Model confidence (mean pLDDT): 86 of 100.
This is a predicted structure of a 1390-nucleotide RNA (small-subunit ribosomal RNA) from an uncultured Pseudomonadota bacterium.
Its Rfam family is "Bacterial small subunit ribosomal RNA".
């Protein structure tokens, strides 16, 4: 640094990238170098090796070898320690080193620095010495035990083994007179000289022996750091000190005996629980965290537990005794072992090598020495375990091959990649060649020491000869040949790298946040990319990102955190001055700080990695020598300003007690009274005629203290309120006499501590958990009501908690300000009223803090001292465990498990049975339906072969369809057709071709014939082109199959609601906010004012259309005032365009005039004029966006599926189905009506496959008929409600369903399944529970008329006009909607 809490800023937790690892695990693997390799069972071992060596200590000969010697011809026996040399064995030295492991151990075990009371084989130096005697013991030799391990008796032996004696410079010890203690000898040489010899002897080296010095190891003792846990707080009897012995190499309770009572512990004793510690490692920027493999330093260990012997050294890994498990032998009596050495085995385990080579180096041990021994060690071996290095080729080569994938089909990608051609050849082979790792010792020979000595020996130089595990090494050279050598992981977003198919919350994936439910860059492949590369990745572990425990380097209002509060113990911090010291603090200089390791320089291996060499550096310590500001310490110095005490005021519900008042509630007693009282939303329970309530007058007894009373006082906080009286605490003011830093905080303690609760006695008027009853209610163990016990009150004794809150510890300073309000005091022009200081309590606000809110001299601002808390959420302030508590219970306080989160402020919403203002046929007021009937007609549902598909609150259901007999038709069943009914290309025939009649076969689609009339265009005249029609084969065609949650379009709907947004500026860390919120106002975000905001866009509003006056123009089909003509009538006719009208241009309303109002504004009433008034009526016309709203079956389209069928014809049949439910409708139920009769009166609109006059015909639909008419001309057409009679409340002269007959019309065809007509028939129904819909004027009801669709088929859609009301008090309520506010734990938004 990044991701993750549904937008923001914050808090905070989780997670990721980095590094490293004694590692394991997947896949995968070409060489080399250096390194590393049982972290688990301090579990158990089979088998070999790991300490031995000296013959120049001794006595010897058992094996080997030699020579001698005896026999034998000879093999060859036998003798012989003679000689090389050795088993056993005496004796020395060494097995204490080296080498393993880390169980114990939290301790002087390790580390840093230091000490004094010690020892120290071999080594070095120095002194002095090394005489002279003894008498045993193995070995051996006899015996006999035992199985074996072994052991026992006798006998013989030597020594550098053992023991005296003697000497004793120095040593030890002393009583200061003195005592007391050693030794060993071997080897080599030798002239004299002595000895028979051996030898003495002399020398040389080796050794002894006393002592003394060093060196080297080593033991002791102090200081300093050295894990967690206080849910371990008190530990100690040898325990802490003395004295005396004793003990040790040495100091010491190391041990004894007495003596005292000490010692140790909040600086953490005891106790548990974990650990070997250090250089150092890995990690970080560092401080710091974790860790203590390999490599060195100490330590402890050696089967477990204990003990000593021996030895300079041990309480001993491969030594001894005891005991214990075990494991092995046994002839059952008894032995026997120790891998935490090298190797190896099992076993445990996620896991860790070969029972390898050599002593060639280096080192060790013995030896004089040669050399012997040496799983120390130097080699190798196996593991990609790790670090490092190298290769697996290189140029060139586009037809950008094939092949893969993708793709919009053009093409892109893999990709110079590949082939192909030109080259090179490291490593690896193959074959040659070849350093250094070796110095020596031996042996010769010169010198030099030592000597008498030219012996010997030491030592220096020369020369000679010998030694190498590794090693088939390194490294060089030849050779053939691109030849033999690349894989891991990832690719949603952190985090580089995207497409395809296949899967369909399935398989899977996942570090986190998350993918996956048909178009998945996330799952699998699979082509492409990306990172790394003999290697990649998982896992696991530390560290780092975490400033996520904060020394460096956080916080505590509200996020997790301030202890309820106050008093003090230890601690911690602490005012001015002087003078000493000089502990802290600071400089120098010395000594430690092993080596490795870091670091930098330099060097060797071809680089590296390794290494070798100097340097640094190793914060610290210890010593000394200085510094003296600060801090501590001393001067029992000094000062007043901090603290305190005195004097004088001075306010208070501070406390504790002890009296005492008056209202009021309740209760008793009377006394008027009379039926109710009380209670509540509404009531019931309850009282009450046995007299309540109510009201009067006496009395009783608890409990509280109206007014004053005040963001007023006091107190530390809990908290304190009639009045008095006694006790008593604290403060604030002045004043400045006096103490002289006497302070501040405060773990741990103590004291206080609301209410509730307890314990024990009182006391109880009101009130009142619990209970009891009555309501509510779906229930109501609750809210409401009637009633009540604890409680409350008091005394005393506990409990110690709270949202004990200012959620803001305490204390001291410091930093603009205004306005109140208290308690003091000082000025002033002195009651009232201004100014000042000090103490206290509030509002606001500067700086500045602060995530924001918000804090802001009362800090949450700048600072200092002390203390108390926090470190995700949840589990959980819970278990346990300890203290307190009579009990409740409080206090202190976890873990397991589990989530990604949990929070904290603020922002837009949406949303509230929150609030304000508003609006809407939303209520209300009113008219008329609908819900009840029949019937139409949609849906559900059931049935069906099939009832074809959609649409489902408003916003599906007389929708979609403006009309299913057949078609439509998507459905069902049977027949049929397969390049297909359509389109586009290529081949191949043939010119056409197209209609029309008709025959047979069939249900038709089809198939097959006959006949008739027609016969394309161009043109190079070539069936040449095009068209056309068959016919082949194949791309394809086709699908109303799926996905409207994968899209366009259209459309619905909140809604004609009045809203939605934007630039730029301004504010805000930001999300956002401002405009657009406020006051007016309007149907309107309409306007108008005023505003950090100015401006603008969609939207409204106006332009468009009609319909209402009016004028111009125009005048037929229209119209007919006025003039003529003329019928039975009649714009019929000339004529006329004046009125009507009929269409096209204008006009006309603009709150434009007038008055009131409102702010002078927008506007608002209300007047006039006018056809028409404040938007004149309708209608078009729908902002930003919501419903993943309808529609893949209008179209269009993305994918997916079907392809002799999910395509296409065709016949039938069904979409018309009925026990049922429900939407919309039509038609009544009737007199505001039905029947009859009647030359009243419309508007819009339709007509050529049409509309169809008139006349006729028929009861009647209808039928002849055919004038007129592309229509202001003809029709269609009769409008109908109306007016006149009639009927008199009846299932009717209402009402027509329903069912028979008979017509009729369309139409290829009315069976399933159309419309009408007539006669007959005559249901249900007598105004419609509960709900509920529509309407505000030319609307509502009601009356008809037309019109799309259409052959026919309308109660439905859509229009058109006659007649034509009622009501609106308002805005509380129910719906929906706007605007401001609020409050939210909501945001797929109540």
């Nucleotide at each position: 640094g990044a991701g993750u809490u549904u937008a923001u800023c914050c808090u905070g937790g989780c997670u990721c990238a980095g590094a490293a690892u004694c590692a394991a695990c997947g896949c995968u693997g070409g060489c080399g170098g250096c390194g590393u390799g049982c972290c688990u069972a301090a579990c158990a071992c089979a088998u070999g090796c790991a300490a031995g060596u000296c013959g120049a200590g001794c006595g010897g000969u058992a094996a080997c070898a030699g020579g001698u010697g005896u026999a034998g011809c000879a093999a060859u026996a036998c003798a012989u320690g003679c000689u090389g040399a050795c088993g056993a064995g005496c004796g020395g030295c060494g097995g204490a080193c080296g080498g393993g492991u880390g169980a114990g151990u939290a301790a002087c075990g390790c580390u840093u620095g230091g000490g004094a009371a010690u020892c120290u084989g071999c080594c070095u130096g120095u002194u002095a010495g090394u005489g002279g005697g003894g008498g045993a013991c193995a070995a051996c030799c006899c015996g006999g035990g035992g199985a074996a391990a072994c052991a026992c008796g006798g006998g013989c032996u030597a020594a550098u083994a053992c023991c005296g004696c003697a000497u004793a410079c120095g040593c030890a010890c002393u009583a200061c007179g003195g005592u007391g203690g050693a030794a060993a000898g071997c080897c080599g040489g030798g002239g004299a000289c002595c000895g028979c010899a051996a030898g003495g002897c002399c020398u040389g080296g080796c050794g002894c022996u006393a002592a003394c010095a060093g060196a080297u190891g080593a033991g002791c003792c102090c200081u300093u750091g050295u894990c967690g846990g206080a849910u371990u707080a008190g530990c100690u009897a040898g325990u802490u000190g003395g004295u005396a012995g004793g003990g040790u190499a040495a100091c010491g309770g190391c041990c004894u005996a007495c003596c005292a009572a000490g010692g140790c512990g909040a600086c953490g004793a005891u106790c548990c629980g974990u650990a070997a510690c250090u250089g150092g490692u890995c990690u970080g920027a560092g401080a710091g965290g974790a860790c203590g493999a390999c490599c060195a330093g100490u330590c402890a260990c050696a089967c477990c537990g204990g003990a000593a012997c021996u030895g300079a050294g041990a309480c001993a890994c491969g030594g001894u005794c005891c005991g214990g498990a075990c494991u092995c032998c046994u002839a059952c009596g008894g032995g026997a072992g120790g891998c935490a050495g090298c190797a190896g085995u099992g076993g445990g385990g996620a896991a860790u090598a070969u029972u390898g080579g050599a002593c060639a180096a280096u080192g060790g041990g013995c030896g004089a020495a040669a050399g012997c021994c040496u799983g120390a060690u130097c080699c190798a071996g196996c593991g990609a375990c790790g670090c490092c290095g190298c290769g697996u080729g290189g140029g060139u080569g586009a037809a950008g091959a094939a092949g893969g994938c993708c793709u919009g089909c053009g093409g892109g990608u893999u990709g110079u990649a590949a082939a192909g051609c030109c080259c090179u050849u490291u490593c690896g082979g193959u074959g040659g060649g070849g350093a250094a790792g070796a110095a020596a010792a031996g042996c010769c020979u010169c010198g030099a020491g030592c000597u008498a000595a030219c012996a010997c020996c030491u030592u220096g130089g020369g020369g000679u000869c010998u030694u190498g595990a590794c090693g088939u090494a390194a490294c060089c050279c030849a050779u053939a040949g691109a030849a033999g050598a690349a894989g891991c992981c990832c690719c949603g977003g952190c985090c580089a790298a995207c497409u395809a198919c296949g899967u369909g919350c399935c398989a899977g994936c996942a570090g986190c946040c998350g993918c996956g439910g048909u178009a998945a860059c996330a799952c699998g492949u699979a082509g492409g990319g990306g990172g790394c590369g003999a290697g990649c990745g998982u896992u696991g572990u530390c560290c780092g990102g975490a400033u996520u425990u904060a020394u460096u380097g956080g916080g505590c209002g509200u996020a997790a955190a301030g202890a309820g509060c106050u008093c003090g113990u230890a601690g911690g911090c602490g005012g001015u001055u002087u003078c000493g010291u000089a502990a802290g603090u600071c400089g120098g200089a010395u000594g430690u700080g092993a080596a490795a390791a870091c670091u930098c320089c330099a060097g060797g291996c071809u680089c590296a990695a390794c290494u070798u060499g100097g340097a640094g550096a190793c914060g610290c310590c210890a010593u000394u020598c200085g510094a003296u500001a600060c801090u501590g310490c001393g001067a029992u110095g000094a000062c007043u300003u901090g603290a305190g005490u005195c004097c004088g005021g001075u306010a208070g519900g501070g406390g504790a007690g002890u009296g005492u008042g008056g209202a009021a509630u309740u209760c008793c007693u009377g006394g008027u009274g009379u039926a109710g009282c009380g209670g509540u939303g509404a009531a019931a329970u309850g009282c009450g005629c046995a007299g309540a309530u109510a009201u009067c007058a006496g009395g009783a007894g608890g409990a509280a203290c109206a007014c004053c009373g005040g963001c007023g006082g006091c107190g530390a906080a809990g908290g304190c309120g009639g009045c008095a009286c006694u006790c008593u605490g604290g403060g604030c003011c002045g004043g400045u006499a006096c103490u002289g830093a006497c302070g501040c905080u405060g773990a741990g303690g103590a004291g206080c501590g609301a209410a509730a609760g307890c314990g024990u006695g009182g006391g109880u008027a009101g009130c009142a958990a619990a209970c009891a009853g009555g309501a509510u209610u779906a229930g109501a163990u609750a809210c409401c009501c009637u009633g009540g016990u604890a409680g409350u009150c008091c005394a005393c004794g506990c409990c110690g908690u709270a949202a004990a809150c200012g959620a803001u510890g305490u204390g001291u300073g410091c930093u603009u300000g205004a306005c109140g309000u208290u308690g003091g005091c000082g000025g002033g022009u002195u009651u009232a009223c201004c100014c000042g200081c000090c103490g206290g309590u509030g509002u606001c606000g500067c700086a500045g803090c602060u995530a924001a809110c918000g804090c802001g001299a009362u800090a949450a601002g700048c600072a200092c001292a002390c203390c108390g808390c926090c470190u995700a959420g949840g589990g959980a302030g819970u278990a346990c465990g300890g203290c307190c508590g009579c009990a409740a219970g409080g206090u202190u306080a976890a873990a397991a498990c589990u989530c990604a989160a949990a929070g904290g402020a603020a922002u837009u919403g949406a949303c509230g049975g929150g609030g304000g203002c508003c609006c809407g046929c939303a209520c209300a007021a009113g008219c008329g339906g609908u819900g009840g009937a029949g019937c139409a007609u949609g849906u559900g549902g059931u049935u069906u072969a099939a009832u074809u598909c959609g649409a489902c609150g408003c916003a599906a259901c007389g929708c979609g369809a403006a009309g299913a007999a057949c078609c439509u038709u998507a459905c069902c069943a049977g027949c049929c057709c397969u390049u297909g009914a359509c389109a586009u290309g290529g081949g191949g025939a043939g010119u056409a071709u197209g209609g029309g009649u008709u025959g047979c076969c069939g249900a038709g689609a089809g198939g097959u014939g006959a006949u008739c009339c027609u016969u394309c265009a161009g043109u190079u005249c070539g069936g040449c082109u095009g068209g056309c029609u068959c016919c082949c084969a194949c791309a394809c065609a086709g699908g109303u199959g799926c996905u409207g949650c994968a899209u366009g379009g259209c459309u619905g709907u909140c809604g004609u609601c009045a809203g939605c947004u934007c630039g730029c500026g301004u504010c805000g860390u930001g999300a956002g906010a401002u405009g657009u919120u406020g006051g007016g106002u309007u149907a309107a975000g309409u306007c108008c004012c005023g505003c950090a905001a100015c401006g603008a866009g969609c939207g409204c509003a106006a332009c468009c259309c009609u319909c209402g006056c009016c004028u111009c123009c125009a005048g037929u089909u229209g119209c007919c005032a006025u003039c003529a003509g003329g019928u039975u009538a009649a714009g019929c006719u000339g004529g006329g365009c004046a009125c009507u009208u009929u269409g096209g241009a204008g006009g006309a309303a603009c709150u434009g005039c007038c008055g009131g109002u409102g702010a002078c504004a927008a506007g608002c009433c209300g007047g006039a004029g006018g056809a028409a008034g404040g938007u004149g009526g309708g209608g078009a016309u729908g902002a930003c966006g919501u419903c993943a709203a309808g529609u893949c079956c209008u179209c269009a389209u993305g994918g997916c599926c079907c392809c002799u069928a999910c395509g296409g014809g065709c016949u039938g049949g069904g979409c018309u189905a009925c026990a049922c439910a429900c939407g919309u409708g039509c038609u009544a139920c009737a007199a505001u009506g039905g029947c009859g009769g009647u030359g009243a009166c419309a508007g819009a609109g339709g007509g050529a496959a049409g509309c169809g006059a008139a006349g006729g015909a028929g009861c009647g639909a209808u039928c002849c008929g055919g004038a007129g008419c592309c229509a202001a001309u003809c029709u269609c057409a009769a409008a109908a409600a109306g007016c006149c009679g009639u009927c008199u409340c009846a299932g009717u002269u209402c009402g027509g369903a329903u069912u028979g007959c008979a017509c009729u019309c369309u139409g290829c065809a009315a069976c399933u399944c159309g419309g009408g007509u007539g006669c007959a028939u005559g249901a249900a129904g007598g105004u419609g529970g509960a709900a509920u819909c529509g309407c505000u004027a030319g609307u509502a009801a009601u009356c008809c008329c037309g019109g799309a669709u259409c052959a026919g088929c309308a109660c439905g859609c859509c229009g058109g006009g006659g007649u034509g009301a009622a009501u609106a008090c308002g805005u509380u309520c129910c719906c929906g909607g706007g605007c401001c506010u609020u409050g939210c734990a909501c945001a797929c938004a109540c």

The sequence is in RNAcentral, with records from ENA.